[in-house]
């Protein structure tokens, strides 16, 4: 350094619940923990989802793939 995830220190934060905000998908703060070695960022690519009569416009990365970072150190 790649790799890889034993320990230790810690971190995020599912479903629900309330409160705003949004047609809506869903966002956002409070609270709760399903669970995550990047559940940190990035809508670039499938793909779901909402608005629309269509053309299109939004959503969601904790659904997979990519990208770009990042603690800590046993074994392999």
């Nucleotide at each position: 350094c790649c790799a890889c995830g034993a320990a230790g220190g810690g971190g995020c934060a599912a479903a629900c619940c309330c409160g705003u905000c949004g047609c809506g998908a869903g966002a956002c703060g409070g609270g709760g923990a399903c669970g995550c070695a990047a559940a940190g960022c990035c809508a670039g690519g499938g793909g779901c989802c909402u608005c629309g009569g269509g053309a299109g416009a939004g959503g969601c990365g904790g659904c997979c793939c990519g990208g770009c970072u990042g603690c800590c150190g046993a074994a392999a």
Molecule: c-di-GMP-I-GGC riboswitch aptamer
Organism: bacterium